RNA sequence: UAUUUUUAGAAAGCGCCUGAAGUUAAGCAGAUCUUAACUUGACGAGGAACAGGGUUAUCGAAUAUUCGGCGGAUGCCUUGCGGUGUUUCACCAUCGUUAAAAAUCUACAAAACUAUCAAGUAAUUGAUAGGACAAAAGGAUUUGAGUGAAAGUUU
Numbered sequence: 001u002a003u004u005u006u007u008a009g010a011a012a013g014c015g016c017c018u019g020a021a022g023u024u025a026a027g028c029a030g031a032u033c034u035u036a037a038c039u040u041g042a043c044g045a046g047g048a049a050c051a052g053g054g055u056u057a058u059c060g061a062a063u064a065u066u067c068g069g070c071g072g073a074u075g076c077c078u079u080g081c082g083g084u085g086u087u088u089c090a091c092c093a094u095c096g097u098u099a100a101a102a103a104u105c106u107a108c109a110a111a112a113c114u115a116u117c118a119a120g121u122a123a124u125u126g127a128u129a130g131g132a133c134a135a136a137a138g139g140a141u142u143u144g145a146g147u148g149a150a151a152g153u154u155u
Stems, first nucleotide, its partner, number of pairs: 014071004019067001020040008043060003050080006081096005086151006101143006113130007
């Protein structure tokens, strides 16, 4: 380096760090300064038919650096494709194979916090236990869907 086998893990609030904040040591009379080595830097919920292009990508929780930056990304816009609005075509609206929308009602979290343990000089990190609290998507109920041309059905 290649191949094979086994085990473990990750899969998008995700990964990273040149700013920033913080710790330790050294320098220094001392320091808010310098150097070196480190630490922190998103808490969960939710999110993919497919392809191209664009873009500062949803929701709440929190003691709020969860600041700032870079990369990525299931978001959004748009074109194609597809569904629904009786059928076909065009347009319009709205969605994505569970494929209109609106109103009302409604379920669900983790961190934080408390206690204990472990690692580290420290900043800090990891684990276990305890009990609590969201919003959006979602679920239930009700209401409830175009225009033009041609066709079909009923009277």
Description
This is a predicted structure of a 155-nucleotide RNA (glmS glucosamine-6-phosphate activated ribozyme aptamer). Rfam family: glmS glucosamine-6-phosphate activated ribozyme aptamer. Rfam classes the family as a riboswitch.